Annotation
Predicted 3D model of RNase P RNA and transfer RNA as a complex of 459 nucleotides. The coordinates come from a structure-prediction model, not an experiment, and the mean pLDDT is 75. It holds a member of the Rfam family "Bacterial RNase P class A". It is annotated as a ribozyme. Its family is annotated with ribonuclease P activity, dimeric ribonuclease P complex and tRNA processing in the Gene Ontology.
RNA sequence: GAGUUGGCCGGGUGACCGCGUCACGACGUUUCGACGUCGUGCCGAGGAACGUCCGGACUCCACAGGGCAUGGUGCUGGGUAACACCCAGUCGGGGCGACCCGCAGGACAGUGCAACAGAGAACAGACCGCCGAUGGCACGGCCUCCGGGUCGUGCACAGGUGAGGGUGAAACGGUGCGGUAAGAGCGCACCAGCACCCGGGGUGACCCGGGUGGCUCUGCAAACCCCACCAGGAGCAAGGUCGAACAGGGGAAGGGCUGCCCGCCCGAUGGCACUCCGGUGCCGGCAUCCCCGGGUGGACCGCACGAGCCGUCGGGUAACCGCCGGCCGAGAUGGAUGGUCACCACGGACCUCGGUCCGUACAGAAUCCGGCGUACAGGCCAACUC
RNA sequence: GCCGGAGUAGCUCAGCUGGUAGAGCAGCUGAUUUGUAAUCAGCUGGUCGGGGGUUCGAUUCCCUUCUCCGGCU
Numbered sequence: 001g002a003g004u005u006g007g008c009c010g011g012g013u014g015a016c017c018g019c020g021u022c023a024c025g026a027c028g029u030u031u032c033g034a035c036g037u038c039g040u041g042c043c044g045a046g047g048a049a050c051g052u053c054c055g056g057a058c059u060c061c062a063c064a065g066g067g068c069a070u071g072g073u074g075c076u077g078g079g080u081a082a083c084a085c086c087c088a089g090u091c092g093g094g095g096c097g098a099c100c101c102g103c104a105g106g107a108c109a110g111u112g113c114a115a116c117a118g119a120g121a122a123c124a125g126a127c128c129g130c131c132g133a134u135g136g137c138a139c140g141g142c143c144u145c146c147g148g149g150u151c152g153u154g155c156a157c158a159g160g161u162g163a164g165g166g167u168g169a170a171a172c173g174g175u176g177c178g179g180u181a182a183g184a185g186c187g188c189a190c191c192a193g194c195a196c197c198c199g200g201g202g203u204g205a206c207c208c209g210g211g212u213g214g215c216u217c218u219g220c221a222a223a224c225c226c227c228a229c230c231a232g233g234a235g236c237a238a239g240g241u242c243g244a245a246c247a248g249g250g251g252a253a254g255g256g257c258u259g260c261c262c263g264c265c266c267g268a269u270g271g272c273a274c275u276c277c278g279g280u281g282c283c284g285g286c287a288u289c290c291c292c293g294g295g296u297g298g299a300c301c302g303c304a305c306g307a308g309c310c311g312u313c314g315g316g317u318a319a320c321c322g323c324c325g326g327c328c329g330a331g332a333u334g335g336a337u338g339g340u341c342a343c344c345a346c347g348g349a350c351c352u353c354g355g356u357c358c359g360u361a362c363a364g365a366a367u368c369c370g371g372c373g374u375a376c377a378g379g380c381c382a383a384c385u386c
Numbered sequence: 387g388c389c390g391g392a393g394u395a396g397c398u399c400a401g402c403u404g405g406u407a408g409a410g411c412a413g414c415u416g417a418u419u420u421g422u423a424a425u426c427a428g429c430u431g432g433u434c435g436g437g438g439g440u441u442c443g444a445u446u447c448c449c450u451u452c453u454c455c456g457g458c459u
Base pairs, nucleotide, nucleotide: 001386002385003384004383005382006381007380008379009378011344012343013342014341015340016339017338019044020043022041023040024039025038026037027036028035029034046362050373051372053371054370055369056368057367058235059234060233061232070231071230072229073228074227075089076088077087078086079085090104091102092101093100094099105226106225110224111223112220113219114218127165128164129161130160131159134158135157136155137154138153139152140151141150142149143148173191174190175189176188177187178186192216194213195212196211197210198209199208200207201206239301240300241299242298249292250291251290254266255265256264257263270283271282272281273280274279308327309326310325311324313322314321315320345360346359347358348357349356350355351354387458388457389456390455391454392453393452396411397410398409399408405442413429414428415427416426417425435451436450437449438448439447
């Protein structure tokens, strides 16, 4: 000088004024539940309060048990209330290195896809090139029992070839020697990879060493799927308590005379059926009053002591856990957390180089908690690499 | 506060199990007409809202982020 990793802060101090919750006191109002004003005191945004992407607590609904469907997670071990989070390791990839990244089970259970280019793309394939040993055809030599046989040359007709060219993201192991008509795991040696076996290490993922085998098996599961594990649904606008008035729903009958019953009268007294005309049964309906149920406006609870924070010590490589001691740190409901001054810190502009002016990142609680992700001016500390 | 949905050409929309993106309207040019409209033929126009990953290859699959819309007292 260039970097890597981890942790922390994120304007500070003082004065004055203002705002919100709570506690206390005074005064006022009061339907005795409480409310309003003033004063004093305590406290008053964050590392992300954000996005709402996961996981829980809590509440209501549903639920015998088990399974299917659907969704999610996916190397191993541990942590945790739980997780898609964290820690430690394994394997793979990147970097000279410190170090970083990984949704990292299964492709001999099955199905599907692999465009274009290219001859051929998943039980592979013959365009150029090479060969044409063996068959076929043509010509020539020799032999002949005239049927043909044999040798040589040529053609590239049948065919062989997967080594070379070329295409592609991917062409069915790589190098060398042998072999062949030309070639090829066709054979051999070494290397890479796969399967199985044995020994050793590790809780395990896996690693190290040795042997055997057939010679080579494509990729995609953030495609369907298979395997293992997890998950009932909704969400504080959940849910609970109190509950006025109007309208509306359901139920019962009432009032007067009388101490009470019987009885009489008043209010309402509609319809249908049966009838022994005395009544009986069913349906419908009203003023008023009472009861029940539902729960809109509103008020209160849920709602601030909790998987809490700080410190010592102990266990553990670590995440984390345990003992002891100390502390209480927002709770609004149209929503408080702000402003001014002085000094200092940082950044920018200007000039007379020492001052003046301006600004202070991202953002802001709303049931709570554990994570992840994203945004962020500037600064500090520690370890490490080249 | 809680819970859902959508971003593709200037506008409205297709594109579903990955293979190189289209339709209608609009715009431009030409034909037709005395001229315009209509009609016919052709053409232009796309970071598939942004970034990253899986894959040979992403509008499509996965993660993250931005913007917009809707429901619940």